The RNA shown here (transfer RNA) has 71 nucleotides and comes from an Armatimonadota bacterium. RNAcentral holds the sequence, with entries from ENA. The organism belongs to Armatimonadota, within Bacteria. It matches the Rfam family "tRNA". Its mean pLDDT, the model's own confidence on a scale to 100, is 80.

RNA sequence: GCGGGGUUAGUUAAAUGGUAUAACCUGACACUUCCAAUGUCAUGUCGAGGGUUCGAUUCCCUUACCCCGCU
Repeated sequence: GCGGGGUUAGUUAAAUGGUAUAACCUGACACUUCCAAUGUCAUGUCGAGGGUUCGAUUCCCUUACCCCGCU
């Protein structure tokens, strides 16, 4: 230099052109004499910029970082 893959909540992951999901974590409440455990509810996320589209996390371009291969 060339090619491929990855980046989503505090963490680990899923999904898909039409409200972004789950588990753990966190907070509140219930239960309990208290704590723990358990149950219910809630908070919060698509690496960055641009384009296409009625609508983009998804498609296209550029770019940052990480991994793999070739030279």